The part of an RNA shown here (large-subunit ribosomal RNA, half A) has 1674 nucleotides and comes from a Flammeovirgaceae bacterium. The sequence was found in a public genome assembly. Lineage of the source: Bacteria > Pseudomonadati > Cytophagia > Cytophagales > Flammeovirgaceae. Its mean pLDDT, the model's own confidence on a scale to 100, is 81. It matches the Rfam family "Bacterial large subunit ribosomal RNA".
Context: one part of a larger RNA
């Protein structure tokens, strides 16, 4: 380590529960709130953190009523109350009811702060209590004011306005759509809105009569780039009904004005009466005037609701922890709803049915009465004007400008008035309809934040609401918003006394409860898998593996003993996952770590087709209506309409037809065949429409704590350097100009820290860190930096400009919505069997990966003179492939011939020449897709004949429309290509199995299951490995070759067949000779003699033969040799071309290799042959199934015969399992589901049995309905591997020992070395945190590791101010905002005002003290304000007027304490080998505050005081301010020091009696000390300072404060000084360059301001120090 079993941990799936949810139905109820809401803060309880109650009266108080025995909420515990003198509790009516919120006296960062007035607390100041004080509005009112239960604000839909989008469909896109949808705004009620005709209809004799809703009409009429879509009304059927007041005529009458003859008239403008409509009305003119009819308040009051109340009936027996279940006997039911109660209760509880009910609350009906309410007459009068209408531009309606009515609106015109008007869809007449420019009206109708009683073939903890649980909660975010997880102990807690082990309240072993069961123990019902352990038993250490199958030895076990079963499996054969997507995937193409649980063609209307069922020339109701009833349930009804019954035609029409046309013509289309209504089931369209997924647009809102830039106000920048104008001198000029030396100290000047940036490398890259560290590196008086406040905000802002930055988001932020956008794209999309089975082509496409027709597919129907398909036969068309070209066209090669062309000929002419071009013509010889004098095979038509069983046609429903390999014919290309395009055929695609090593299509062969049968195909038969080392005959030597891999060329390798020669007359080959003579042929040559070269009648001659010579060789000769010739030898010896097998050529990338070993008369190679292996073929014998014919049967089915069952996309048919429902019958505490093991059964999906856990619910048959089956969707959610005991453990300033404590010490405590920081790693503050601060316990988690330790867990303390910050003052910027402007609406501006620090003004020191505060507490020693008193002056007075307050940068200089040195002097100590004194050195100290006096340095002279005169300004006044004048006078400012504070025998130091300890220290009496200096010197920060110089950029406001007048008062008022009083609220603890803040962390990062010791140094640099702090949690 692997399988297997048995036991456990882990884990939270499964079942069963359900305390919440989800949809609805009935009935209420439809608000609440200034009488202070909704929602909150903060309270509140004996102990009290939540969450209910509730509010300082604070889990609650008062009255009634109802109950009747316990209570003191959730919430179990203690104590203490209450309760029959009725308690808790219930109902109905009352009191209280902090604080914020519309919030409302003013402010304000919500719960907080600060005010007036009247009262009240013995009360002036300071404080508490009680009422009141806001705005707008309407009223009243000359006005100030007053009055108001007036509004506001919240709150889910539902209505009604105002204003309004996009994505999206059109397969792009604009009119259109989407949609008047979504958002926004502003109004109302319980509903709202609409409504009593200037309305509709009108072929017919028409006729109807406010609005609203439903059902039809109708998807019609129309509209519409007439696309895509929108899409009505008339009328009928039905609910429910209800109508009515103003204006005006006319009469009165009040104020006002005008008139007037005073009598009155007239006008306006208001009240009263009167009046209200079309067949006109009414006024007025005459008569009558009471029948009827009614609204509201109120009163009587049926029935209802109502806290609660009466309410039948059961026992026993066994089982069991418990009975309600089982028996067995009863009983009650106007009650068998429903719940509980130790398992399934009519009779055990609580209920239920039925009949009742106090207060109360509703109000059927009843009184009751405002008001309504008549006839004639018809002169005059009235009857809604900037209105109707028209032009022009919109909108609305079904109508998108159209022929366009009718209504609305805006703009610009503008009428008639009853003989009048308006409308009936341009318009015009006739006729009808009706009376506009005023107003109000229930009820059918729409909805559900809320409350009651109820339902369900909805959910059951990953479902259901997000939220069954303290959930809109934790938690994330600046916000706007987003937004989880979590359920079950038992019947009772009866929640393990007690003992042990343990450092332990950890955890564990016994024991004990209980119920059988700790395997219910609080991590708790049940309890699966992943996953991770222990025990056995088999098996593993020469072995290669998609891990399975097949076949199997050993070994264990079991057994009824068998040829049996269970386990493991040496060891052999075969064998490349699963989905998806392709032409094709093991594929190195896609997706999955692994387990569970959740996941995807649903649902409504329309419309088809099929199948069942109903009636049938008919068929059905729809809305509503009633009825019945336990019932969302069933009947009856309702004929409004629909859909057939008749078509045709554009349409008038006409009709078994009609149209077309002249047609009695011919075509089109119809007539012949039944349809509806219902349910189910395939489709399709509209909806989100199988699921999940986009960048994106629109709209409403949140964001300038981040960063951009701007306002306002306040802060910082060590030191060094350089030397500008000016300015003084001197020089020098006629002066100037210039020169030189000082002086001055300018600069987007220079070096360089803090600071700001962020230049280059490196490291970091699962980082210390979502941008950073280490070196370098630029700026660092300026366009610097930066703090707090505030503006600018999404096609917007803001940008020294990069499309930067706008909260880690930016070529348009964030968040909610529309929204489930759209997605011709890509992923996925779940159980079985059976039967068929494709498609990757045509054609068209803003089309090419989309789609529409057609082609293929399937599944039903039809009918038909088999119309399909093969084969033969015969008969037909036709121009391939071939082939042909003196047969056409087109090109073409050699030759001949021969025009022309060309050359020669001095020139021209003849004439010649032609090895150069070439027509025609001829001979040879060839070509062609667009060439044919010719021409097949094949196919393709017909026709007959056989075989076989298709084919057609309609109809539902699809898939395909990327295809690909070979083979044949070609196009293209290179006669490249696994190329591409086409025909054809065939596999593959969608096809297993055998061969080819291995291989999608290549041989062969189409798998329905099962056999340990047999034959065969490809190809094989040594050995891996089934079959011959078969049989005969050749070849091959190269391991050629045993698959695909080879050439041109070379080759005396070798074999076989040929054709030609030589050869017993002796070949060829070797040996032995010869190889002569003219002659050194000739010519040339310096020579050329067979052999440089040229020449050619290379000849002759002598011979067995011999070249005027085949090579070597010489200068040249010679020499050596071929030829050729005899001998020898004794039999085959050469040449050509050709076939077969090999050889050279030969060269690739992971050792090699034919698959391997290997193998030579072969196991290569060729040929003949025989036999054997060899497949899922074929056959045997058996089975399933489909189908087709037959047969018997009504049928279902059986039987027999045949012929079949490979299968992607897809079509069709049959069934399996989940869950809930009905019905029937059941099962279960004597043990249900679930979960586990094991058998068994079936063709599968599965079903069944028994065992073991569980411990209460569950099947079975037949129907019904479905949230209905997972393995993938980088799917959801949990759990649980795996990398792994692996990387890492967060600045490399470093720890070490001894001691303590503890169970347990590297880290905690003490000490003592080291060792870091030391412009800082130290102090102090602001922001931010908010309890982190002390103190005692404690160690699960937190703490990157341990832990006695802690910024961690409990408990318990702790923040103490008239002077410090804030507020009770002020004001900037900016914010809000009475008036007032502007704007669809919200709102946007904004004066007066009010708010707002980062400025402004403003009163405390210095010592103790606490475990934690302290300028806050004590001690002491001040000051400020305000009040009362007293004393004493006095013109006081403001929200007016004046001064002041009140100002920038740089720069230099002076003065000067402090701090720091340094020196002297004093004090204490200490030092010196040895002892004493001196001397000397050393160390450490040697100090002191606000307040108060004093008024000096030193600025300052166009300066400052002082009294004085005018004065037209300072809005009015002024004695003030300003101006102006003329005089006097030195003053003014002003540190610091002094002196006072101050009381010191103090701090300090030495020294220690005693106590106390953590043993380190800590506390401390007594005692000794001295005149301990109130020196110096350097040297400087503050401050003197709003100083001074200098510069151009020209440098806040307002309160305090003083001074001055108005009003008015002077009995006040006010100043000085003294004296006694008063002095509110809020913050004060601890981090605060960091473990307390932002940065997800106990993060090397980021955070304004202040203090700044020593040596060296220019210096805040930089090193090493001090005081202090640390050593960076392994």
């Nucleotide at each position: 380590a692997g399988c297997g079993u048995a036991u456990g941990g882990g884990g939270a799936a499964u079942g069963c529960c359900u305390a919440g949810g989800c949809u609805c139905u009935c009935a209420g109820a439809g608000g609440c709130g200034a009488a202070g809401a909704a929602g909150g803060a903060c309270g509140u309880g004996a102990u009290a953190a939540g969450c209910u109650g509730c509010g300082a009266a604070a889990a609650g108080c008062u009255g009634c009523g109802g109950g009747g025995a316990g209570u003191u909420g959730c919430a179990a515990a203690u104590a203490g109350a209450c309760u029959u003198u009725g308690a808790u509790c219930c109902g109905c009516a009352g009191a209280u009811g902090u604080c914020c919120g519309a919030a409302u006296g003013g402010g304000g960062c919500a719960a907080c702060c600060c005010u007036c007035c009247c009262g009240a607390c013995u009360g002036a100041a300071g404080g508490u209590c009680g009422g009141g004080a806001a705005u707008c509005c309407a009223c009243c009112g000359c006005a100030a004011g007053g009055u108001g239960a007036g509004a506001a604000g919240c709150a889910a839909a539902c209505c009604c306005g105002g204003a309004g989008a996009a994505c999206u469909g059109a397969a792009a896109c604009a009119u259109c759509u989407a949609a008047g949808u979504a958002c926004c705004c502003g109004g109302a009620g319980g509903a709202g809105a609409a409504g009593a005709a200037a309305a509709c209809a009108a072929u017919c004799u028409a006729g109807u009569g406010a609005u609203u809703g439903c059902g039809c009409a109708a998807g019609u009429a129309g509209u519409g780039g007439c696309g895509a879509g929108c899409g009505a009304a008339c009328g009928c059927g039905u609910a429910a009904g209800a109508g009515c007041c103003c204006a005006a005529a006319c009469c009165u009458u009040a104020u006002u004005a005008g008139u007037u003859a005073c009598g009155g008239c007239u006008a306006a403008u208001g009240a009263g009466g009167g009046g209200u409509u079309a067949u006109a009305g009414g006024a007025c003119u005459a008569c009558a005037u009471a029948a009827u009819c009614a609204a509201a308040a109120u009163c009587c009051a049926a029935a209802u609701c109502g806290a609660c109340a009466u309410g039948a009936a059961u026992c026993a027996g066994g089982u069991g922890g418990g009975a309600a279940a089982c028996u067995g006997a009863g009983c009650c039911a106007u009650a068998g709803a429903g719940g509980g109660u130790g398992a399934g209760a009519g009779c055990c509880c609580c209920g239920u049915a039925a009949a009742g009910g106090a207060a109360g609350a509703c109000g059927c009906g009843g009184a009751g009465g405002a008001g309504a309410g008549g006839u004639a007459g018809u002169a005059u009068c009235c009857u809604g004007a900037g209105u109707a209408g028209g032009g022009c531009g919109g909108g609305g309606u079904c109508g998108g400008a159209g022929a366009c009515g009718c209504c609305c609106c805006g703009u610009u015109u503008g009428a008639a008035g009853u003989u009048g008007c308006c409308g009936g869809c341009a318009c015009c007449a006739u006729c009808c309809g009706g009376u506009a420019a005023g107003g109000c009206u229930a009820a059918a109708u729409a909805c559900u934040c809320c409350u009651g009683a109820g339902a369900g073939a909805c959910c059951g903890a990953u479902a259901g609401u997000g939220a069954a649980c303290c959930a809109g909660u934790a938690c994330u975010g600046u916000g706007a918003a987003g937004g989880a997880a979590a359920g079950g102990u038992g019947a009772a807690a009866a929640g393990u006394a007690c003992u042990c082990c343990g450092a332990a309240u950890a955890g564990g072993a016994g024991g004990g409860u209980g119920a059988a069961a700790a395997g219910a123990g609080a991590a708790c019902c049940u309890g699966a898998a992943a996953c991770c352990a222990u025990a056995c038993g088999c098996u593993u250490a020469c072995a290669a593996g998609c891990g399975g199958u097949c076949a199997g030895a050993g070994c264990u076990c079991c057994g009824c003993a068998a040829u049996g079963g269970a386990g493991u499996g040496a060891u052999g054969g075969c064998g490349u996952g699963c989905c998806u997507u392709u032409u094709g995937c093991a594929u190195a193409a896609u997706g999955a770590g692994c387990c569970u649980a959740c996941g995807a063609g649903u649902u409504a209307c329309u419309c088809u087709c099929a199948c069942u069922g109903g009636c049938a020339a008919g068929g059905u109701u729809a809305a509503g209506u009633c009825c019945c009833u336990u019932a969302a349930g069933g009947g009856a009804u309702g004929c409004a309409g629909c859909c057939g019954g008749a078509g045709c035609g554009a349409a008038a029409g006409c009709g078994a037809g009609u149209c077309u046309g002249a047609a009695u013509a011919g075509g089109g289309c119809g007539u012949g065949c039944a349809g509806u209504c219902a349910g189910u089931g395939g489709g399709a369209g509209u909806a989100g429409a199988c699921g999940c997924g986009a960048a994106a647009c629109u709209u409403u809102g949140u964001g300038a704590u981040c960063u951009a830039c701007c306002c306002u106000u306040g802060g910082u920048c060590a030191g060094g350097a350089u030397g500008a104008a000016g300015c003084c001198c001197c020089g020098u000029u006629a002066a100037c100009c210039c020169g030189g030396g000082g002086u001055g100290g300018a600069g987007g000047u220079c070096c360089g820290a803090a600071c700001u940036a962020g230049u280059a490398a490196a490291c970091g890259u699962u980082g210390a860190a979502a941008a950073g560290u280490u070196u370098u590196u630029g700026g660092a008086u300026g366009a610097a930096c930066u703090g707090a406040g505030g503006g600018u905000a999404g096609g917007g802002g803001u940008g020294a400009a990069a499309g930067g930055c706008u909260a880690a988001u930016c070529a348009a932020a964030c968040u909610g919505a529309g929204a489930a956008a759209u997605a011709g794209c890509u992923c996925g999309u779940a159980c079985u069997c059976c039967c068929c089975g494709a498609a990757a082509u045509g054609u068209u496409u803003u089309u090419a990966g989309g789609a529409a027709c057609a082609g293929u597919g399937u599944g039903g129907a039809g009918g038909u003179u088999g119309a399909g398909u093969u084969u033969g036969u015969u008969a037909g068309a036709g121009g391939u492939a071939g082939a042909g070209c003196u047969a056409c066209c087109a090109a073409u090669u050699g030759g001949a011939c021969u025009a022309g062309g060309g050359g020669a000929g001095u020139c021209a002419c003849a004439u010649c020449c032609u090895a150069c071009c070439a027509a025609a013509u001829c001979c040879a010889g060839a070509u062609g897709a667009a060439c044919u004098c010719c021409g097949a095979a094949u196919g393709c038509u017909a026709a007959c004949a056989a075989a076989u069983a298709u084919a057609c046609c309609u109809u539902g429903c699809a898939g395909u429309g990327a295809g690909g390999g070979c083979g044949c014919g070609g196009g293209u290309g290179c006669u490249a290509a696994g190329g591409u395009c086409c025909g054809u055929g065939u596999c593959c695609g969608a096809g297993a199995g055998g061969g080819a090593a291995a291989g999608a299509a290549c041989c062969c062969a189409g798998a329905c299951c099962a056999a340990c049968a047999g034959c065969u195909a490809a190809g094989g038969u040594c050995c891996c490995a089934a079959a011959a080392u078969c049989u005969a005959u050749a070849c091959u030597a190269a391991g050629u070759u045993g698959a695909a891999c080879u050439a041109a060329g070379g080759c005396g390798g070798u074999u076989c067949a040929g054709u030609u020669g030589c050869u017993g007359a002796g070949a060829c080959a070797g040996c032995c000779a010869g190889g002569a003579g003219g002659u050194u042929a000739g010519c040339u040559u310096g020579g050329a003699a067979g052999c440089a070269g040229c020449u050619a009648u290379u000849c002759c001659u002598u011979u067995a033969a011999a070249g005027a010579g085949u090579g070597c060789g010489u200068a040249a000769c010679a020499g050596c040799u071929c030829a050729c010739u005899g001998g020898u030898c004794g039999a085959g010896c050469g040449a050509c071309a050709g076939a077969g097998c090999a050889u050279c050529g030969a060269u690739a990338a992971u050792a090699a290799u034919c698959g391997g070993g290997c193998a030579u008369c072969a196991a290569g190679u060729a040929u003949a042959g025989u036999a054997c292996c060899g497949a899922a073929g074929c056959u045997u014998a058996g089975g399933a199934u489909u189908u087709u014919a037959g047969u018997a049967g009504c049928a279902a089915u059986a039987c027999u015969a045949g012929a079949g069952u490979g299968g992607u996309a897809g079509g069709g048919g049959a069934g399996c399992a989940u869950u809930c429902u009905a019905a029937c019958a059941g099962c279960g505490g004597a043990g249900a589901a679930g979960u586990u093991c094991a058998g068994a059964g079936g063709u599968u999906a599965c079903u069944c049995u028994g065992g073991g856990u569980g411990g209460a619910g569950c099947g079975g048959u037949u129907a019904g309905a479905a949230a209905a089956g997972c393995a993938a969707a980088u799917g959801u959610a949990g759990g649980c591997a795996u990398a792994a005991g692996u990387a890492a453990c967060g600045a490399u300033a470093a720890g070490g020992c001894a001691g303590g404590u503890g169970a347990g010490a590297a880290a905690c405590c003490u000490g003592c070395c080291c060792a870091c920081c030391g412009a800082u790693a130290g102090a102090c503050u602001a922001a931010g945190g908010u309890u982190u601060c002390c103190g005692c316990g404690g160690c699960a988690a937190u703490g990157c590791u341990a832990a006695u330790c802690a910024a961690c867990c409990g408990c318990g303390g702790g923040u103490a101010a008239g002077u410090c910050g804030g507020g009770u003052c002020c004001u900037a910027a900016g914010g809000c905002g009475a008036a007032u402007c502007c704007g669809a609406a919200g709102g946007g501006a904004g004066u007066a005002g009010u708010c707002g620090a980062u400025g402004g003004c403003c009163a405390a020191c210095u010592g103790g003290u606490u475990a934690a505060u302290a300028u806050u507490c004590c001690a002491g020693u001040a000051c400020u304000a305000c009040c009362g008193u007293a004393a004493u002056g006095a013109g006081c007075g403001a929200u007016g007027g004046g001064a002041a307050g009140a100002a920038g940068g740089a720069g230099u200089a002076g003065u000067g304490a402090a701090a720091g040195u340094u020196c002297c002097g004093c004090g204490u100590c200490c030092u010196g080998a040895c002892g004493a004194a001196a001397u000397a050195g050393g160390a450490c100290g040697u100090u002191a505050a606000a307040a108060g006096g004093c008024g000096u340095a030193g600025g300052u002279a166009u300066a400052g005081g002082c009294a004085g005169u005018g004065u037209a300004g300072g809005c009015a006044a002024a004695u003030c301010c300003g101006c102006a004048c003329a005089g006097c006078u030195u003053g003014c400012u002003g540190a610091a020091a002094c002196c006072c504070a101050a009381u010191a025998g103090u701090a300090c130091a030495c020294a220690g009696a005693g106590g106390c300890u953590u043993c380190g220290g800590c506390c401390g009496a007594a005692g000794u000390g001295a005149u301990a200096g109130a020196g110096a010197a350097c040297g400087u920060a503050a401050g003197c300072a709003g100083a001074c110089u200098u510069c151009c950029g020209a440098g806040a406001a307002a309160a305090u404060c003083c001074c001055c007048u108005a009003a008015g008062c002077a009995u006040a008022u006010u100043g000085u000084u003294a004296u006694g009083g008063u002095a509110c609220c809020c913050g004060u603890a601890c981090c605060g360059c960091a473990a307390a803040c932002c940065g997800a962390c106990a993060c090397a990062g980021g955070u304004a301001g202040u203090c700044a010791a020593g040596a060296a140094g220019a210096a805040u640099a930089u090193u090493c120090u001090a005081a202090g702090g640390u050593g960076c949690u392994c």